[in-house]
RNA sequence: GGGGAAGUGGCCUAGCUGGUUAGGGCGGGGCACUCAUAAUGCCCAGGUCGUGGGUUCAACUCCCAUCUUCCCCA
Numbered sequence: 001g002g003g004g005a006a007g008u009g010g011c012c013u014a015g016c017u018g019g020u021u022a023g024g025g026c027g028g029g030g031c032a033c034u035c036a037u038a039a040u041g042c043c044c045a046g047g048u049c050g051u052g053g054g055u056u057c058a059a060c061u062c063c064c065a066u067c068u069u070c071c072c073c074a
Stems, first nucleotide, its partner, number of pairs: 001073007010026004019057001028044005050066005
């Protein structure tokens, strides 16, 4: 230099045939339960979906550029 894969809350992960609140688990806070703790149950907060642009009535999803990590080729 060329090709490919991945990037989604603090961590892990689903969703990519475009479609109406971006969901789940762990973790965090509160409440219930208990003599108390753990476990369990309920509730709450936390996401500019790597970044920037484009297409569209509508983009995590499609297109372009770019950043980071990994793999292959040279």

RNAcentral holds the sequence, with entries from ENA and MGnify. Transfer RNA from a Thermoplasmatota archaeon, 74 nucleotides, folded computationally. It matches the Rfam family "tRNA". Rfam classes the family as a transfer RNA. Its mean pLDDT, the model's own confidence on a scale to 100, is 81. The same sequence occurs in records of 3 taxa.